[in-house]
About this RNA
The RNA shown here (transfer RNA) has 74 nucleotides and comes from a Bifidobacteriaceae bacterium. The sequence is in RNAcentral, with records from ENA. The organism belongs to Bifidobacteriaceae, within Bacteria. Rfam family: tRNA. It is annotated as a transfer RNA. The same sequence occurs in records of 3 taxa.
C1' cells in the first nucleotide's frame, strides 16, 4: 500500500430472492408460586438496525462513500 469479513435491543446472536408489526436466548422490571429464596410460570420496558447519500411503491436487505474491529498479502 492491496484484499476479505464483520457491525441489528445491556450482552451473544438470528433476519431465505426488498414486501406490510425487527426477532431469539441470556440480562432487567413487575405479578403468580414459596415461611423466604432459588428454580419454574406469565407479563412488561428496552431499536437512529455503525455514518451519510443514491436506486425503488418500498431498504436491517442493494449500490457508493466513510467509520471502527478483526483477518491476509506485500
Nucleotide at each position: 500500500g492491496g484484499g476479505g469479513c464483520u457491525a441489528u435491543a445491556g450482552c451473544u446472536c438470528a433476519g431465505g430472492c426488498g414486501g406490510u408489526u425487527a426477532g431469539a436466548g441470556c440480562g432487567c422490571u413487575g405479578u403468580c408460586c414459596u415461611g423466604a429464596u432459588a428454580a419454574g410460570a406469565c407479563a412488561g420496558a428496552g431499536g437512529u438496525c455503525c455514518c451519510a447519500a443514491g436506486u425503488u411503491c418500498a431498504a436491517g436487505u442493494c449500490u457508493u462513500g466513510g467509520u471502527a474491529g478483526c483477518c491476509c498479502c506485500a